[in-house]
């Protein structure tokens, strides 16, 4: 130097004027994905209680983690000249299903060529087409089997307050011998229920706090481990808004393109209980290790 492969960062940045929110003040204000709403939790209700059968979900072994269809490692399998990089990884003798074209026939099927051979018979080979030519073998990210595991809902959950109407009308069942109601779907079962529950047509109200941000938190160091990650110690406290604030304008730097000169651009996009993940989009810039190549000391 040139092509890869891994892994990290940052993504604008001063300065001035107005200006929004939280907050007594100081101070502080929208990401690495905040998006998909695909996993799992945590938290607040059902609700106190199972068991069976469906339904979904995972599938090599070992671990990590508050769990998880996640991550980490290690075999196996493909893919690469490597450095790496992907996983569709439990059963094909329980069972049923599919394999276009080719070729005589794709499976209790099938007999074109040539050769052996029999009393006969595709009875035995060999070529031939095919991914596959032995009642065979391949395929389960086809259905299915085998182990192993799963309650629901969702902050517009949920809980407190205040105002206002009609415990009023119809219709059913029932009153401890239990109607109904909860329990992912069914069926047992269990609990809870009596001026009671179901169904129907009408009436009132739509307001205000609370949940709401101090964590399964973050940063630094030491130690344990290959490594996810775990332990001590210390230091911090970095948005809560409610139809939705986090921001407009000006002059500047910087960084990319272009051009005589000038000049255009700055990415993907914006919180609404949180957290840990997976995918998805991403102008360009810096940085550290490997591999191969060739050249030069």
């Nucleotide at each position: 130097u040139a092509a890869u492969u891994g892994a990290a960062u940052c993504g604008u940045c001063u300065u001035g004027u107005c200006g929004c929110u939280a907050u007594u003040a100081a101070u502080a204000g929208a990401g690495g994905a905040a998006a998909g709403u695909c996993c799992g939790a945590a938290c607040a209700c059902c609700a106190u209680a199972g068991u069976a059968c469906a339904a979904c979900a995972c599938a090599g072994u070992g671990g990590c983690u508050a769990a998880c269809a996640g991550c980490c490692a290690u075999c196996g399998g493909c893919c690469g000249a490597a450095a790496g990089g992907u996983u569709a990884g439990g059963a094909a003798a329980a069972g049923u299903g599919c394999a276009a074209c080719a070729g005589a026939a794709a499976g209790a099927a099938u007999g074109u060529a040539c050769a052996g051979g029999u009393a006969a018979u595709g009875c035995u080979g060999u070529a031939g087409u095919g991914a596959a030519a032995u009642c065979a073998g391949g395929u389960a990210a086809a259905c299915u089997c085998u182990g192993u595991g799963u309650g629901g809902u969702g902050a517009a959950a949920u809980g407190c307050c205040a105002u206002g109407u009609a415990a009023a009308c119809c219709a059913g069942c029932u009153u401890u011998u239990g109607a109904g109601a909860a329990u992912u779907g069914u069926a047992c079962g269990u609990u809870c229920a009596a001026u009671g529950u179901u169904g129907g047509a009408g009436g009132g109200u739509a307001g205000g706090c609370a949940g709401c941000u101090a964590g399964a938190a973050u940063a630094u160091a030491u130690g344990a481990g290959c490594a996810a990650u775990c332990a001590u110690a210390u230091a911090u406290c970095a948005a809560g808004a409610u139809a939705a604030a986090u921001g407009a304008c000006a002059a500047g730097a910087a960084c990319u393109c272009u051009u005589a000169a000038u000049g255009a651009g700055u990415a993907c996009a914006g919180a609404a209980u949180u957290c840990g993940g997976c995918u998805u989009a991403u102008a360009g810039a810096u940085u550290c290790a490997c591999u191969u190549a060739a050249a030069a000391g």

The RNA shown here (Bacterial RNase P class A) has 297 nucleotides and comes from a Flavobacteriaceae bacterium. It matches the Rfam family "Bacterial RNase P class A". Rfam classes the family as a ribozyme. The RNAcentral record of the sequence draws on ENA. The gene name in the source record is rnpB. The coordinates come from a structure-prediction model, not an experiment, and the mean pLDDT is 77. The source organism's lineage runs through Bacteria, Pseudomonadati, Flavobacteriia, Flavobacteriales and Flavobacteriaceae.